[in-house]
About this RNA:
c-di-GMP-I riboswitch aptamer from Thalassotalea sp. LPB0316, 90 nucleotides, folded computationally. It matches the Rfam family "c-di-GMP-I riboswitch aptamer". Rfam describes the family as follows. GEMM was predicted in a large-scale screen for bacterial structured RNA regulatory elements. The sequence is in RNAcentral, with records from Rfam.
RNA sequence: CCGUAAAAGUGGCAACCUACUCGAAAGGGUAAUACGCAAAGCUUCCGGCCUAAGAGCAUAAUACAUGUUGAUGGUAGCGGGGUUACACAA
Repeated sequence: CCGUAAAAGUGGCAACCUACUCGAAAGGGUAAUACGCAAAGCUUCCGGCCUAAGAGCAUAAUACAUGUUGAUGGUAGCGGGGUUACACAA
């Protein structure tokens, strides 16, 4: 110097609920609060899951409504991938 990798320490993030707010919804943001997390930092490239506005189709019939297909929406605290990173033995 490099790799693997504890313990300990400094810290970090923030689930649920609540309030306000954005959104058609899923869900997001802020405040408070901590279930937990060694990447629970960032990133939708792959898979899964959630929602279904618009659009299409069907029923219906004078355009209301219902059903269905389905992300272009979302979830990074569902996994995988990419990328960055504190401390640091034997």